[in-house]
RNA sequence: UGUGAUGGGCGGAUGGUCGCCUCCCUUGCGGGAGGAGGAAAGUCCGAGCACCUCUGGACACGGAGCCUGUUAACGGCAGGUCAGGGUAACCUGAAGGAAAGCGUCACAGAGAGUAGACCGCCGCUAUUUUGGCGGCAAGGGUGAAAGGGUGCGGUAAGAGCGCACCUCCUCGCUGGUAACAGCGCAGGGAACGACAAGCCCCUCCGGGUGCAAGGCCAAAUAGGGGGCGUAUGCGUUCAGCAUAUUAAGCCCCGGGUUGGCCGCUUGAGCCACGGCGUGAGCCGUAUGGCCUAGAUGGAUGACCAUCACCCGCCUUCGGGCGGGGACAGAACUCGGCUUACAGCCAAUCCGGUGUU
Numbered sequence: 001u002g003u004g005a006u007g008g009g010c011g012g013a014u015g016g017u018c019g020c021c022u023c024c025c026u027u028g029c030g031g032g033a034g035g036a037g038g039a040a041a042g043u044c045c046g047a048g049c050a051c052c053u054c055u056g057g058a059c060a061c062g063g064a065g066c067c068u069g070u071u072a073a074c075g076g077c078a079g080g081u082c083a084g085g086g087u088a089a090c091c092u093g094a095a096g097g098a099a100a101g102c103g104u105c106a107c108a109g110a111g112a113g114u115a116g117a118c119c120g121c122c123g124c125u126a127u128u129u130u131g132g133c134g135g136c137a138a139g140g141g142u143g144a145a146a147g148g149g150u151g152c153g154g155u156a157a158g159a160g161c162g163c164a165c166c167u168c169c170u171c172g173c174u175g176g177u178a179a180c181a182g183c184g185c186a187g188g189g190a191a192c193g194a195c196a197a198g199c200c201c202c203u204c205c206g207g208g209u210g211c212a213a214g215g216c217c218a219a220a221u222a223g224g225g226g227g228c229g230u231a232u233g234c235g236u237u238c239a240g241c242a243u244a245u246u247a248a249g250c251c252c253c254g255g256g257u258u259g260g261c262c263g264c265u266u267g268a269g270c271c272a273c274g275g276c277g278u279g280a281g282c283c284g285u286a287u288g289g290c291c292u293a294g295a296u297g298g299a300u301g302a303c304c305a306u307c308a309c310c311c312g313c314c315u316u317c318g319g320g321c322g323g324g325g326a327c328a329g330a331a332c333u334c335g336g337c338u339u340a341c342a343g344c345c346a347a348u349c350c351g352g353u354g355u356u
Stems, first nucleotide, its partner, number of pairs: 001352001004349003008345003012307007020035006037327001041338002044336005049210004061206005066080005081095001082093004096201002101199002103195003118140002120136007148166006168188003171184005214262004224253005229245006269290004273284004309324006
């Protein structure tokens, strides 16, 4: 210098005028204080709180799923392991189990999971230009995948059949809390193809509804309909049917009322400082400071001036003129995740090029 990677920050400032919401002061006029966000959004996770439900357990169903830590909790976050990608900084990850069981593996191919003889190689036999029987997994061919790889020995030809090395599995040792890694003159040559994002197995977790929760006050409950019911009659009785009655009680339909207060914002609170920790985070009040929207047909706005920033044009290089500023907007409250965002700021790191 141009490029890239990562984690952050800002999201115009000041003043004036006119308005809106809440609170305080005031008899009143009026005055004073406060008034959106980094995501207030999506409502995707996890909680608090409230009401309803609930004997316990099991099954079923749903969710989470490498390890350790962190937290009130989490599917979040931090640190690490493994795998894949990138020259690198770094990024990505439905990352438990396939030696519990079932299932699937298209097409091609002789054969697709108890391996397998199409071509081929070898032996025997008959016959001569090939046929039959048997052996073989080396070579060829098919395929996403053909039941470890290379070499030597071995053999009729071959083969983990034997051996060496490599890989893999098991075991042991070492390091690590662990995931895992390394080592071995140890054991094995089969119990080892892939898929769990097919069923399944294992471990852990899981009641439901959301502040329109819920509580209180006020208002309203006029006049009705239906059913249960009650009485009487028919019926030998039971069942049933009919009639009458709404007096009391219960249920349903329908009608009426539909204002206000609490919940509601002081809380896993915010900002500094000190200590511990790689970090997420934790601890400290005989460390200090702060109170920071609370609307409910739902406030938080509009205009003007000056300055700052960006863009364009002009310039006598002093400046002048014109234009621009995103995404979005609280509604019980927190912790996260995800998504949207004009423009700007600095930091750390990577590799390339140039100069010294």

Predicted 3D model of a 356-nucleotide RNA (Bacterial RNase P class A) from a Candidatus Lucifugimonadaceae bacterium. NCBI's taxonomy places the organism under Bacteria, Bacillati, Chloroflexota, Dehalococcoidia, Candidatus Lucifugimonadaceae. Its Rfam family is "Bacterial RNase P class A". From the family's description: Ribonuclease P (RNase P) is a ubiquitous endoribonuclease, found in archaea, bacteria and eukarya as well as chloroplasts and mitochondria.